RNA sequence: GUCCCCCAAGGCGAUGGAGUUCGCCAGAACCGCCUUUUUUCAGGGCUGAUAACUCCUACGGAGAA
Numbered sequence: 001g002u003c004c005c006c007c008a009a010g011g012c013g014a015u016g017g018a019g020u021u022c023g024c025c026a027g028a029a030c031c032g033c034c035u036u037u038u039u040u041c042a043g044g045g046c047u048g049a050u051a052a053c054u055c056c057u058a059c060g061g062a063g064a065a
Stems, first nucleotide, its partner, number of pairs: 010025004016056006032046005
């Protein structure tokens, strides 16, 4: 320096919180999409508070009282 294993519990899944489930990670998992540009950097535009389901909160649109 590299590889593997064990223990403890943990971390992560593009914007907040909680429950359940699933997946991933060990100096890592993770860090959205489209377009322009020589791949990059950079510029412009767009969707979504979920990894999935449910609820709450924030935001946006429409309608009613």

Notes
The RNA shown here (Fluoride riboswitch aptamer (crcB RNA motif)) has 65 nucleotides and comes from an Acidobacteriota bacterium. The source organism's lineage runs through Bacteria, Pseudomonadati and Acidobacteriota. It matches the Rfam family "Fluoride riboswitch aptamer (crcB RNA motif)". Its family is annotated with response to fluoride and positive regulation of gene expression in the Gene Ontology. It was read from a public genome assembly, where an Rfam model found it.